[in-house]
RNA sequence: UAGGUAGGGCGUUCCGCCGCGCCGGGUCUUUUCCCGGUGAGGAAAGUCCGGACAGGGAAGGGCACCCCGCUGCGGAAAGCGCAGGAGGGAGCAAUCUUUCAGGAAAGGUGACAGAGAACGACCGCUCCGACUUCGGGCGGAGCAAGGGUGAAAACGCGGGGCAAGAGCCCACGGCCGCCGGUGGCGACAUCUGCGGAGCACCUCUCGGGGCCUGCAAGACCGAAUAUACUGGCAAUUGAGGGCUGCCCGCCUGAUGCCAGGGGGUAGGUUGCGUCAGAUAAAUGGCGGAAACAAUAACAGAAACCGGCUUACGGCCCUGCCUAUGAC
Numbered sequence: 001u002a003g004g005u006a007g008g009g010c011g012u013u014c015c016g017c018c019g020c021g022c023c024g025g026g027u028c029u030u031u032u033c034c035c036g037g038u039g040a041g042g043a044a045a046g047u048c049c050g051g052a053c054a055g056g057g058a059a060g061g062g063c064a065c066c067c068c069g070c071u072g073c074g075g076a077a078a079g080c081g082c083a084g085g086a087g088g089g090a091g092c093a094a095u096c097u098u099u100c101a102g103g104a105a106a107g108g109u110g111a112c113a114g115a116g117a118a119c120g121a122c123c124g125c126u127c128c129g130a131c132u133u134c135g136g137g138c139g140g141a142g143c144a145a146g147g148g149u150g151a152a153a154a155c156g157c158g159g160g161g162c163a164a165g166a167g168c169c170c171a172c173g174g175c176c177g178c179c180g181g182u183g184g185c186g187a188c189a190u191c192u193g194c195g196g197a198g199c200a201c202c203u204c205u206c207g208g209g210g211c212c213u214g215c216a217a218g219a220c221c222g223a224a225u226a227u228a229c230u231g232g233c234a235a236u237u238g239a240g241g242g243c244u245g246c247c248c249g250c251c252u253g254a255u256g257c258c259a260g261g262g263g264g265u266a267g268g269u270u271g272c273g274u275c276a277g278a279u280a281a282a283u284g285g286c287g288g289a290a291a292c293a294a295u296a297a298c299a300g301a302a303a304c305c306g307g308c309u310u311a312c313g314g315c316c317c318u319g320c321c322u323a324u325g326a327c
Base pairs, nucleotide, nucleotide: 001323002322003321004320005319006318007317008316009315010314012290013289014288015287016286017285018284020039021038022037023036024035025034026033041298045309046308048307049306050305051304053214054213055212056211065210066209067208068207069206070084071083072082073081074080085100086099087098088097089096090095101205102204106203107202108201109200110199122147123146124143125142126141127140128139129138131136155173156172158170159169160168175196176195177194178193180191181190182189183188218270219269220268221267227262229260230259231258232257233256234255240252241251242250243249
């Protein structure tokens, strides 16, 4: 210098004009007007996880069901964060990605291909028998090394052994369990010894957690109109209503009037934050300058808090890796 990788930060600033919400002050109470202050994000988003708060449910016990599952620390908790362990994968590397309790108890399943998917034998290898045209095939018994199928075939490799072979036996190595030593808080790593097994997944076992509904939750105040209930008065000797406001008359026929009063509705306050706030809801527009490669990305709080995930033009800083060059 170029490319890569990991982490962090910013994601406009200033001036002028016009405009909006909220708060305080002034003006005569309101409206209006004036002055001052203040007014979106790193994700405010998706509403995925957890909480706080609130209500419901007598709120206990068990089963079923669902979720989580290596270690340490942090955290109220979390399908949370940081650091680490072990196995697998990608990359020359820095680094990235994925998985994780137990199970060598028992049972089930493993498409297609294949002889066989854990009671394997298609090709093949060996021995024996009879046959032979001497090439070999046939029958019996043994084997599982090699070939072949498959995502996966019974640990790898070397030697011994054998008729041929095989963890059948042995050394070394891999895997599992146990005792011990060393290092680590720990997961675990490493070393010695002993014992041992053979695939994967599920059922299964263990530990932890899980009621339902969400601020349109909920709490308080509370009209108008109608009305439960209570009291008083009037009323079949006709209250009240209708026919025109009144009188008479006619029709109808059991309630009517007044006062008190509970619950509910509209609405208000609170929940709800004080340097945003909520109320169908303000936080904006234009011009100029700065900076730049540039025309500035994704995007607008809605009760609150902690996370996760997703979207994002561009700029800056730091660590590390690789390649090349110079000193």
The prediction has a mean pLDDT of 76. This is a predicted structure of a 327-nucleotide RNA (Bacterial RNase P class A) from a Bacteroidales bacterium. The model forms 90% of the base pairs in the Rfam consensus. The sequence is in RNAcentral, with records from ENA. It is recorded under the gene name rnpB. Rfam family: Bacterial RNase P class A. It is annotated as a ribozyme.